[in-house]
Context: one part of a larger RNA
RNA sequence: UGACGGGGGCCCGCACAAGCGGCGGAGCAUGUUGCUUAAUUCGACGCAACGCGAAGAACCUUACCAAGGUUUGACAUCACCGGUAAUCCUGCAGAGAUGUGGGGUCCUUUUGGGAUCGGUGACAGGUGGUGCAUGGCUGUCGUCAGCUCGUGUCGUGAGAUGUUGGGUUAAGUCCCGCAACGAGCGCAACCCUUAUUCCAUGUUGCCAGCACGUGAUGGUGGGGACUCAUGGGAGACUGCCGGGGUCAACUCGGAGGAAGGUGGGGAUGACGUCAAGUCAUCAUGCCCCUUAUGUCUUGGGCUGCAAACAUGCUACAAUGGCCGGUACAGUGGGCGUGCGAUGCCGUGAGGUGGAGCGAAUCCCUAAAAGCCGGUCUCAGUUCGGAUUGGGGUCUGCAACUCGACCCCAUGAAGGUGGAGUCGCUAGUAAUCGCGGAUCAGCAGUGCCGCGGUGAAUACGUUCCCGGGCCUUGUACA
Numbered sequence: 001u002g003a004c005g006g007g008g009g010c011c012c013g014c015a016c017a018a019g020c021g022g023c024g025g026a027g028c029a030u031g032u033u034g035c036u037u038a039a040u041u042c043g044a045c046g047c048a049a050c051g052c053g054a055a056g057a058a059c060c061u062u063a064c065c066a067a068g069g070u071u072u073g074a075c076a077u078c079a080c081c082g083g084u085a086a087u088c089c090u091g092c093a094g095a096g097a098u099g100u101g102g103g104g105u106c107c108u109u110u111u112g113g114g115a116u117c118g119g120u121g122a123c124a125g126g127u128g129g130u131g132c133a134u135g136g137c138u139g140u141c142g143u144c145a146g147c148u149c150g151u152g153u154c155g156u157g158a159g160a161u162g163u164u165g166g167g168u169u170a171a172g173u174c175c176c177g178c179a180a181c182g183a184g185c186g187c188a189a190c191c192c193u194u195a196u197u198c199c200a201u202g203u204u205g206c207c208a209g210c211a212c213g214u215g216a217u218g219g220u221g222g223g224g225a226c227u228c229a230u231g232g233g234a235g236a237c238u239g240c241c242g243g244g245g246u247c248a249a250c251u252c253g254g255a256g257g258a259a260g261g262u263g264g265g266g267a268u269g270a271c272g273u274c275a276a277g278u279c280a281u282c283a284u285g286c287c288c289c290u291u292a293u294g295u296c297u298u299g300g301g302c303u304g305c306a307a308a309c310a311u312g313c314u315a316c317a318a319u320g321g322c323c324g325g326u327a328c329a330g331u332g333g334g335c336g337u338g339c340g341a342u343g344c345c346g347u348g349a350g351g352u353g354g355a356g357c358g359a360a361u362c363c364c365u366a367a368a369a370g371c372c373g374g375u376c377u378c379a380g381u382u383c384g385g386a387u388u389g390g391g392g393u394c395u396g397c398a399a400c401u402c403g404a405c406c407c408c409a410u411g412a413a414g415g416u417g418g419a420g421u422c423g424c425u426a427g428u429a430a431u432c433g434c435g436g437a438u439c440a441g442c443a444g445u446g447c448c449g450c451g452g453u454g455a456a457u458a459c460g461u462u463c464c465c466g467g468g469c470c471u472u473g474u475a476c477a
């Protein structure tokens, strides 16, 4: 000087407390361990691994296994030698890769040119090892308020001072004081979005007033008022008033205001820590393989199942289930032959058909909880839907291993969950549906977003956890 303390002081955070809802019990989904296996590819392991890499494992992917092939190679460049066009169409063998036949076509200035096949040699190739050789990227402490430097001063020196102290703040934020005076990286602000309003512009958006028209609809003329969209301004600054205060910073209350003291949300992550993670995104040193640890193919596996854990979904019901009627969103996506309406067929998944739309125009699109009416009456039930049997639909070369969905039948566990443990402070929790990426297709309860309905509680900081500052002890560095 740090680090540590079941030392002290001050302070903060859904850290506790106060509340609301969960998890831990059941079934299922997903991930992991373990076991099994020819293989169940690899990585990730307290917080910070375990719905994680994977924003899509039937083949492919695919890295694993078995079997069958291949060796200048599936891919790149160059040199030399030899041949022919190669792609293309087609026969046979084969699980296919591939092997073996047939047909047929190049340009030309005939020295040649590209293309391709065979051979030789340089070389290719490796998701092989090392993340403890690395770059890059990332997690974490932590959006915590810290981390430093120049000059000066003090100290023999390591170092100290500044950065400590008194207040204050979300903040090393600001004020006052001070052997310090300044500065940098962080904080804040500048950026995006949301909340109010004004101006401009009105098509594909809108329809108040004036007309026309329809079974109905902004459908039509027209209009720019309104909603909305796009662009540009205004607005919030403790600016104003009062109390407190060192009449400093600031703080408490109030006015006005759409919004008030950082208005809400996002992006933004200092010096560093963990030899944290990643050689399997990529790049890369070294090591290793080179008739194989490269490469091609078919099939299988990554989906196995005694058990354990993690994260979710669905429930156990009446604030509910079922049936009928009826209302209101916002993100987004759509010609990769995409989104696909009205109609018709089917109980349904879906089929048929093809209007419109490269989309503020058309489509996906039905929002669902809600509201109105009916029924069930506390039961393993009209709760719950696992499991299983049968029959189908769709995508795709192909749903056996191993897809999703539909119909009929079946109708398991489950009556609110031990010790313990998690999230959340407001348009939040809870609850309800909708969209998207990935994707041929298919599949999600995951992920990323969007809106609808919409709470309770916070006395307080003694205690648990994490963190910041000062101080103290130390046989630790």
Base pairs, nucleotide, nucleotide: 001477002476003474004473005472007471008470009469010468011467012466013465015461016460019424020423021422022421023420026314027313028312029311030310031309032308033307034305035304042053043052064300065299066298067297068296069295070294073123077122078121079120080119081118082117083116084115088103089102090101091100092099093098106113107112125289126288128287129286130285134283135282136278137277138276139274141272146185147184148183149182150181151180152161153160154159165176166175167174191266192265193264194263196234197233198232199231200230201229202228206223207222210221211220212219237260240254241253242252243251244250316417320376321375322374323373324372325371326370332364333363334362338357339356343352344351345350383414388409389408390407391406392405393404394403430453431452432451433450434449435448436447